About this RNA
The prediction has a mean pLDDT of 83. Predicted 3D model of a 477-nucleotide part of an RNA (small-subunit ribosomal RNA, 3' major domain) from an uncultured Chlorobiota bacterium. The RNAcentral record of the full RNA draws on Greengenes. It matches the Rfam family "Bacterial small subunit ribosomal RNA". Rfam links the family to the GO terms ribosome and structural constituent of ribosome.
Context: one part of a larger RNA
RNA sequence: UGACGGGGGCCCGCACAAGCAGUGGAGCAUGUGGUUCAAUUCGAUGCAACGCGAAGAACCUUACCUGGGCUUGACAUGUAAGCUAAGGCGAAUGAAAGUUCGCGUCCCGCAAGGGGAGCUUACACAGGUGCUGCAUGGCUGUCGUCAGCUCGUGCCGUGAGGUGUUGGGUUAAGUCCCGCAACGAGCGCAACCCCUGUUUCUAGUUGCCACCGGGUAAUGCCGAGCACUCUAGAAAGACUGCCUACGCAAGUAGUGAGGAAGGUGGGGAUGACGUCAAGUCCGCAUGGCCCUUACGCCCAGGGCCACACACGUGCUACAAUGGCAACUACAAAGGGCUGCAAGACCGCGAGGUUGAGCCAAUCCCUAAAAAGUUGUCUCAGUUCGGAUUGGAGUCUGAUACUCGACUCCAUGAAGCUGGAAUUGCUAGUAAUCGUGGAUCAGAACGCCACGGUGAAUACGUUCCCGGGCCUUGUACA
Repeated sequence: UGACGGGGGCCCGCACAAGCAGUGGAGCAUGUGGUUCAAUUCGAUGCAACGCGAAGAACCUUACCUGGGCUUGACAUGUAAGCUAAGGCGAAUGAAAGUUCGCGUCCCGCAAGGGGAGCUUACACAGGUGCUGCAUGGCUGUCGUCAGCUCGUGCCGUGAGGUGUUGGGUUAAGUCCCGCAACGAGCGCAACCCCUGUUUCUAGUUGCCACCGGGUAAUGCCGAGCACUCUAGAAAGACUGCCUACGCAAGUAGUGAGGAAGGUGGGGAUGACGUCAAGUCCGCAUGGCCCUUACGCCCAGGGCCACACACGUGCUACAAUGGCAACUACAAAGGGCUGCAAGACCGCGAGGUUGAGCCAAUCCCUAAAAAGUUGUCUCAGUUCGGAUUGGAGUCUGAUACUCGACUCCAUGAAGCUGGAAUUGCUAGUAAUCGUGGAUCAGAACGCCACGGUGAAUACGUUCCCGGGCCUUGUACA
């Protein structure tokens, strides 16, 4: 100087407390451990691994296993020699890959010859998701959006170092004020950026429809219009600016005024010096080591989907604030050309046939659902719950056996609110309800985004956890 303390002081955080909803029990989905296996590819492992890499394993992917093959190689550059266009077409064999055989075609030039391209042989080399993340770059997680981390000069100390950065107040903040052997400065904080909340201006189609006209069974359907909504560009607006109280000041308090908004308005992006030899050599790059008729490459099939068991993360439930049936409303944000598909017809349905329109503020996906109204069920393992299994189908795709999703009929399991323990959340939040998207031929209960309905509680900081500043002890560095 740090680190640590079941030392002290001050302070903060959904850290506790106060509440609400869960997890832990059930079934299923998914990841992991373990076990099994020819293989169940590899990595991630307290917080910070475990719906993680993977925004999507039937083949491919694919790195694993079994078997069949290739050896200058699936891919790059070069040298030498030889041959010939290569591509293409066909045959045999084969699971395919491959192997063997046949047919046939370049350009310039009269020719000799030349040119590129390809093949064969030989050689340099290619290739490796092989090892080392404890050799590395780059990127990322974490403490933590915590308020800290430093420097120049000066001063103090033999020195390590200190001071500044401590102290008194204040703040979300090393934020600001006052004081002070310090005076200044940098990286962080804040602000500048984006979204959202109010108003004005500009603009008016694909958006809108108040006034006027036309038309329909009905609809902005048409003319006209740009007022309104909206769209998307520019501005204004919030600064403790004003008032009162307290205070030297910074600032704090107020059922204060005005205002759409009040003291950081709400949300996002933004992550200091560093810590964990944290993670990644399987994104990529890269040193070293290793393989070179194989640890490289091609192919078929299998595996990554196994299953006594254990854990994590989710979904669906156990019902009446509910289930079922019928009718009736109200979103936002996205996506669409080997795409989205209206309407009509067929099918109980998944879906099929046909196909208007739309490169989209125009057309389509698109039905929002919870909610509301009416009816029914009457507390039961049930009209709750839907696992499992049998049968019949649809769709995608060479191919759904291992191993897809969905539909219909039948079947109807566990489950009556969950032990110890444990998680999230402070407001348009939790809870609940649907919607869209990426990946993608197909395949979400995951992920990312969107809106609808919309709470309860916070006395307080004694305690648990994490963190900041000062101080103290230490046989630790």